[in-house]
Molecule: c-di-GMP-I riboswitch aptamer
Organism: soil metagenome
RNA sequence: AAAUAGCACACCCGUCGCGAGGCGGGGCCGCAAAGCCGCGGGGCUCUCUGAGUCAGCCGGGUUGCCGAA
Numbered sequence: 001a002a003a004u005a006g007c008a009c010a011c012c013c014g015u016c017g018c019g020a021g022g023c024g025g026g027g028c029c030g031c032a033a034a035g036c037c038g039c040g041g042g043g044c045u046c047u048c049u050g051a052g053u054c055a056g057c058c059g060g061g062u063u064g065c066c067g068a069a
């Protein structure tokens, strides 16, 4: 590369949360890790000297499918 699979942006409905956002269903923009981990940076939220949230922001760690080059 190809093949077999997988995940599911936005948006909609329901639900939890003060909120960012999470969960379930629909949906399918995209993704070789768009599997997992809040370790570093960064964004966002709040009841703000702290607490939370985003792993589909970047880096790092760790596990994983295929096997033409």
Base pairs, nucleotide, nucleotide: 006031007030011026012025013024014023015022016021029056035062036061037060039059040058041057042054043053044052045051046050